[in-house]
Context: one part of a larger RNA
């Protein structure tokens, strides 16, 4: 663009995808069975291994700068205290939220049909046989379902359910953003406002800040001080910033 007005939310399933794996042990049972040795079916349980998903509470990793600690040199005039840079954040040692595995919690399947080798019933031709010619029953990890997942551009454009409408209803454009994203889309908002940044708190890492006031000749310790400082998180605040306005749209719908 379509689906003859528009707008929100809910669904049918024509169609497509995926997914279907394997092994050990135990019970039946040292049972049929077999001289022994050995050792079952059928039917039940638990157990892993691989592989897939989905998740971050808990373990385990990253977090390019959130915390501390350090060597070198170099700068703020010195002291003190910061900061630059050291071919990987200079090194090192921890660590939120996001992302993830080495974690964690789940799958494969029962149940139905119709069937293949196969097994039958009943039963002519063909007075007997004989699973078949008519008819009937069974029978698989395989096939159609059953289990997730997309799905009315399914042009046969589908249904409900509620509500607006004539320069309207509506949509988009602009801004402000992320859970969402390559772009686009989607989502969440635009003062009748918590979208984002700031700000407070608070929670979470780090670990005991800077001044000082005691000790020590000195590195350095001790107390204020479980103190400072805290990125992505939680709540709470309009202080800044989403002003202002424009385009489109209509009578084959009531």
């Nucleotide at each position: 663009c379509g689906c003859a007005g528009g707008a929100u939310a809910u669904u049918u399933g024509a169609g497509g995808a995926g997914g279907g794996c394997c092994a050990u042990u135990c019970c039946u049972a040292g049972u049929a069975c077999g001289a022994g040795a050995g050792g079952a079916c059928c039917g039940g349980a638990a157990u892993g291994g691989a592989c897939g998903a989905a998740c971050c509470g808990a373990c385990g990793g990253u977090g390019u700068u959130c915390c501390a600690g350090u060597u070198g040199u170099c700068a703020c005039g010195c002291c003190a205290g910061u900061g630059g840079c050291a071919a990987u954040g200079g090194c090192u040692g921890g660590g939120u939220a996001g992302c993830c595995g080495c974690g964690u919690u789940c799958g494969g399947a029962a149940a139905g049909g119709a069937u293949a080798a196969g097994u039958g019933c009943u039963g002519a031709a063909g007075g007997c046989a004989u699973c078949u010619a008519a008819g009937c029953a069974c029978g698989a990890a395989g096939c159609c379902c059953g289990c997730u997942c997309c799905a009315a551009g399914a042009a046969u454009a589908g249904a409900u359910a509620u509500c607006c409408c004539u320069g309207a209803a509506g949509a988009c454009g602009c801004c402000u953003u992320g859970g969402a994203g390559a772009c686009u889309a989607c989502a969440a908002g635009g003062u009748u406002g918590a979208u984002a940044g700031g700000a407070g708190c608070u929670a979470u890492g780090u670990g005991u800040a800077c001044g000082a006031g005691c000790c020590g000749u000195g590195a350095g310790g001790c107390u204020u001080u479980u103190a400072g400082c805290u990125u992505a998180a939680g709540c709470u605040u309009a202080c800044u910033a989403a002003u202002c306005c424009g385009u489109c749209g209509u009578c084959u719908g009531g």
Notes:
Predicted 3D model of a 254-nucleotide part of an RNA (large-subunit ribosomal RNA, domain VI) from a groundwater metagenome. Rfam family: Bacterial large subunit ribosomal RNA. The RNAcentral record of the full RNA draws on SILVA.